[in-house]
RNA sequence: GCCUCUGUAGCGCAGUUGGUAGCGCAGCUGACUUGUAAUCAGCAGGUCGAGGGUUCAAAUCCCUCCAGAGGCU
Numbered sequence: 001g002c003c004u005c006u007g008u009a010g011c012g013c014a015g016u017u018g019g020u021a022g023c024g025c026a027g028c029u030g031a032c033u034u035g036u037a038a039u040c041a042g043c044a045g046g047u048c049g050a051g052g053g054u055u056c057a058a059a060u061c062c063c064u065c066c067a068g069a070g071g072c073u
Base pairs, nucleotide, nucleotide: 001072002071003070004069005068006067007066010025011024012023013022019056027043028042029041030040031039049065050064051063052062053061
């Protein structure tokens, strides 16, 4: 220098024939308990790596960049 993959909640990940963004763990509140843990119920938490474009509508399609991983020379 070239190619491929990855980037979504605090952490691990789903969601890609475009149509209001989800799960598990963690967190908070309540119940239960003498108390803690476990269990049960509920709640909160995201400008989907950045910028631009297409579209009525973009996590998803296109372009450029950034970060990480792998490969080739």